A computed fold for a 73-nucleotide RNA from an uncultured Lachnospiraceae bacterium, annotated as transfer RNA.

RNA sequence: GCUGCUGUAGCUCAGUCGGUAGAGCGUCGCCUUGGUAAGGCGGAGGUCUCGAGUUCAAGUCUCGUCAGCAGCU
Repeated sequence: GCUGCUGUAGCUCAGUCGGUAGAGCGUCGCCUUGGUAAGGCGGAGGUCUCGAGUUCAAGUCUCGUCAGCAGCU
């Protein structure tokens, strides 16, 4: 330099054919207990790497960009 894959919550990851962004773990509050742990209920937390395009509408499609991984030279 070229090719491919990945990028979504603090972490690990879903997200179908484009139609109001989710789960588990963690975290916070409450219940339960003599007090913990376990268990139950509820909450908070997101510029979907970034920029642009298409569209009534983009995490999703297109182009570019940055980062990581793998391969080739």
Background
It matches the Rfam family "tRNA". Rfam describes the family as follows. Transfer RNA (tRNA) molecules are approximately 80 nucleotides in length. The coordinates come from a structure-prediction model, not an experiment, and the mean pLDDT is 80.